This is a predicted structure of a 91-nucleotide RNA (c-di-GMP-I-GGC riboswitch aptamer) from a Desulfobacteraceae bacterium.
Taxonomically the source falls in Desulfobacteraceae (Bacteria, Thermodesulfobacteriota, Desulfobacteria, Desulfobacterales).
The model forms 95% of the base pairs in the Rfam consensus.
The sequence was found by an Rfam model in a public genome assembly.

RNA sequence: UUAGCUAAGGGCAAACCACUCGAAAGUGUGGGACGCAAAACCGCUGGCCUGGAUCCGGAAGUGAGAGGAUUUGGUAGCAGGGUUGCCUAAC
Numbered sequence: 001u002u003a004g005c006u007a008a009g010g011g012c013a014a015a016c017c018a019c020u021c022g023a024a025a026g027u028g029u030g031g032g033a034c035g036c037a038a039a040a041c042c043g044c045u046g047g048c049c050u051g052g053a054u055c056c057g058g059a060a061g062u063g064a065g066a067g068g069a070u071u072u073g074g075u076a077g078c079a080g081g082g083u084u085g086c087c088u089a090a091c
Base pairs, nucleotide, nucleotide: 001090002089003088004087011036012035016031017030018029019028021026034077040083041082042081044080045079046078047075048074049073052071053070054069055068056067
C1' cells in the first nucleotide's frame, strides 16, 4: 500500500423495553443483539426524516388540498468525501 476467505484477542450494538432531553424527527443512559472490518470521529456533498413560516402549485377573478422549493433541526447503522485506527494475509 492492497485485500478481508480463515483464526485469535477483543470492540461496537438494530429492533424492542425502561428512564431522560426535545414541539417533532430524534438524542443520551441502562437492559437487549439484528447486524458491523471502520457500525470509530467529522453534517462537507447528495439522499431521507422533522415542526413552523414564506414561496410555487394559481387559473379571467378569489381561495383550499395533494405535491414541490427555501429556511430550522436530525440521521455518520443511506451513499459519497475527509481524518484516525486493531488483527490477519500478500506486496